[in-house]
A computed fold for a 73-nucleotide RNA from Stylophora pistillata, annotated as transfer RNA. It matches the Rfam family "tRNA". It is annotated as a transfer RNA. NCBI's taxonomy places the organism under Eukaryota, Opisthokonta, Eumetazoa, Scleractinia, Stylophora. Its mean pLDDT, the model's own confidence on a scale to 100, is 81. The sequence is in RNAcentral, with records from Ensembl Metazoa and Rfam.
């Protein structure tokens, strides 16, 4: 330098053919308990790495950039 895969909540990861962004763990509150843990209920937390394009509509399609892994030279 070329090719390729990935980047989504604090962490680990889903998201099917473009149509309201989700789960588990963690966190907060309440219930339960003498108290803690467990359990149950509720809640908060995301400009979907980033710029641009296509589209009525983009996490999803196209493209530039950044970062990380792999392969080739």
């Nucleotide at each position: 330098g070329g090719c390729u895969u990935g980047u989504u909540a604090g962490c680990u990861c889903a998201g099917u053919u473009g149509g309201u962004a989700g789960a588990g763990c963690a966190c907060u509150g309440c219930a339960c308990c003498a108290g803690c843990a467990u359990u149950g209920c509720a809640g908060a937390a995301g400009u979907c790495a980033u710029g641009g394009g296509u589209u009525u509509g983009a996490a999803u399609c196209c493209u530039g950039u950044a970062c990380a892994g792999g392969c080739c030279u």